Predicted 3D model of a 71-nucleotide RNA (transfer RNA) from Candidatus Aenigmarchaeota archaeon ex4484_52.
Lineage of the source: Archaea > Nanobdellati > Candidatus Aenigmatarchaeota.
It matches the Rfam family "tRNA". Rfam describes the family as follows. Transfer RNA (tRNA) molecules are approximately 80 nucleotides in length. It is annotated as a transfer RNA.
The sequence is in RNAcentral, with records from ENA and MGnify.
RNA sequence: GGGGUUGUGGUGUAAUGGUAGCACAAUAGGCUCCAGACCUAUUAGUCGGGGUUCAAGUCCUCGUAAUCCCA
Repeated sequence: GGGGUUGUGGUGUAAUGGUAGCACAAUAGGCUCCAGACCUAUUAGUCGGGGUUCAAGUCCUCGUAAUCCCA
C1' cells in the first nucleotide's frame, strides 16, 4: 500500500428493513436480628458523518478502532 471480518447498556450476547430483547452487574424495595440466597421494580445501549426508504442496528457511501490475510 491492497483486501476481508467485526464494532449494540458497566460486561457478555441476540434482533427477516417494521415496538432494540435476554443474562449477569448496579440501584431501590420486600424477606431476615444482620448478611447471603430468593422475590419485585427501576436505571442504562446500536463506533462517527452523509445517503436510500413511509420506516435503517440491518442497505449504500466516506471515515475511525480492533483483528486477520496478501505485498